[in-house]
Context: one part of a larger RNA
C1' cells in the first nucleotide's frame, strides 16, 4: 500500500524439485521359434545398489549430564573436595549411521517414425482438407512455496463508542511492550503460557544410569585332612545422580504501560 479496523481458515494465478535411476531373480517357459543344437518377448511379482526425504523403537557411535575405580598435587590431618575433560570402566536424554521407514503408476499433447482415407495428377501417394498411433523427453495427477496475484481474491467471527461547530480529543475489537519458557532459534523471527495458570524452577513419586561398599543368593577352575576352602562369574542391590514422565501452586509468570 490493499478503500473501515482486526483475528483465523482457505482458494491457487504463478514458481520450485531429478526424485528418481539402474540391475538381478521368479513367473511367463524349456513356451513361441527351430530338423536339432539351442532358445526369446509382452504382461505380472519380488529383491537389491546408488541417489533423495524423514526417523531414533531396535543395533551401534558419541555423551567436558551422571555413577564408579585410580594417579599426581593442593585445601594442616580424617572425611569431603579442587586442578590436570589426568587415565580407566559403564552410561540415560539429545545428536547421529553403519540402524529403521518411504521413495509409482496413470492420463493428455507430441518428436523421429508408423499408418488410414485421399485428391492436386482418372493411376499412385501418410497430406494438401480430414483421421489414428508413437518416447527415459513435455504437461497434468504427486511433494513444497505461494494474494506485493497492484486484476492486491474468498469465507467465518469480533469491533466499528463518546465529546466537540471544527481542529481535535477519547481509544473498541485486536495487537505490542513486559514476564515464564521451548516443538523454535546467530540477531530479529516463530511457538506455548501468564493465577479463570502446570509455562519454567522446586518438592514428591515413577522410570532410568551406576555399583568389586558390606552382607545375601545361584554357579565355579582348582585345592582338600573329604569336614570343607575357594580365585572368579552372575543375580539382586544400599548410596549417589537425572536435560525424561506424572502429580503438586511452594517460588517466579505479580503489577502494569
Nucleotide at each position: 500500500c490493499a478503500c473501515g479496523g482486526a483475528u483465523g481458515u482457505c482458494u491457487g494465478a504463478g514458481g520450485g524439485g531429478a526424485a528418481g535411476u539402474u540391475g538381478c531373480u521368479c513367473c511367463g517357459a524349456g513356451u513361441a521359434c527351430g530338423a536339432g543344437a539351442g532358445g526369446a518377448a509382452c504382461a505380472g511379482a519380488g529383491c537389491a545398489a546408488c541417489g533423495u526425504c524423514g526417523c531414533c523403537a531396535c543395533u551401534g557411535g558419541u555423551u567436558u549430564a551422571u555413577c564408579g575405580g585410580u594417579u599426581a598435587u593442593c585445601u594442616g590431618a580424617c572425611a569431603a573436595g579442587g586442578u590436570a575433560g589426568g587415565c580407566c570402566g559403564a552410561g540415560c536424554a539429545g545428536c547421529u549411521a553403519a540402524g529403521c521407514g518411504a521413495u509409482u503408476u496413470a492420463g493428455g499433447a507430441u518428436a523421429a517414425g508408423u499408418g488410414c482415407u485421399g485428391a492436386a495428377a482418372g493411376c499412385a501417394u501418410c497430406u494438401a482438407a480430414g483421421c489414428a498411433c508413437g518416447a527415459a523427453g513435455c504437461c497434468u495427477a504427486u511433494c513444497c512455496c505461494g494474494a506485493g496475484a497492484c486484476a492486491a481474491g474468498a469465507c467465518a467471527u469480533c469491533c466499528u463508542u463518546u465529546c466537540g461547530u471544527a481542529a481535535g480529543a477519547u481509544g473498541a475489537a485486536g495487537g505490542u511492550c513486559c514476564g515464564c519458557a521451548g516443538u523454535a532459534g546467530a540477531a530479529g523471527a516463530c511457538u506455548g503460557c501468564g493465577u479463570u495458570g502446570a509455562u519454567a524452577g522446586g518438592a514428591u513419586g515413577g522410570a532410568u544410569g551406576u555399583a568389586u561398599a558390606g552382607a545375601u543368593c545361584a554357579c565355579a577352575a582348582g585345592c582338600u585332612u573329604c569336614g570343607g576352602c575357594g580365585a572368579g562369574u552372575g543375580a539382586a542391590g544400599a548410596g549417589c545422580a537425572u536435560g525424561c514422565c506424572a502429580u503438586u501452586a511452594c517460588u517466579a509468570a505479580u503489577a502494569g504501560a

RNAcentral holds the full RNA, with entries from ENA. The part of an RNA shown here (large-subunit ribosomal RNA, domain VI) has 257 nucleotides and comes from a Nitrosopumilaceae archaeon. Lineage of the source: Archaea > Thermoproteati > Nitrososphaeria > Nitrosopumilales > Nitrosopumilaceae. Its mean pLDDT, the model's own confidence on a scale to 100, is 82. Its Rfam family is "Archaeal large subunit ribosomal RNA". Rfam links the family to the GO terms structural constituent of ribosome and ribosome. The family has 91 seed sequences and 2,955 matches in Rfam 15.1.